[in-house]
RNA sequence: AAUUUGAAAAGGCAAACUCAUUGAAAAAUGGGGACGCAAAGCCACGGGUCUAAGGUUUGAAAAAACUAUGAUAGCCGGGUUGCCGAA
Numbered sequence: 001a002a003u004u005u006g007a008a009a010a011g012g013c014a015a016a017c018u019c020a021u022u023g024a025a026a027a028a029u030g031g032g033g034a035c036g037c038a039a040a041g042c043c044a045c046g047g048g049u050c051u052a053a054g055g056u057u058u059g060a061a062a063a064a065a066c067u068a069u070g071a072u073a074g075c076c077g078g079g080u081u082g083c084c085g086a087a
Base pairs, nucleotide, nucleotide: 006084012037013036017032018031019030020029021028022027035074041080042079043078045077046076047075048072049071050070054067055066056065057064058063
């Protein structure tokens, strides 16, 4: 110095819920709030999951089914950056 691991210390993030806003929705952003997290920092490359505006099909209609170009990094893998420094 690197990899693995994660005791202590300094801190960090922020689930559910709630208020406001945006969105067709999933959900996101900000405030409050803490379930938890050693990357619960960042990235949608692969898989999974969620939604279905638009499109397609069925139907007399009402509707139904399928489909991301939408979302999820606090689902997993992967990439990348980082605090401390015990065994």
The RNA shown here (c-di-GMP-I riboswitch aptamer) has 87 nucleotides and comes from Lysinibacillus telephonicus. Its mean pLDDT, the model's own confidence on a scale to 100, is 88. The sequence is in RNAcentral, with records from Rfam.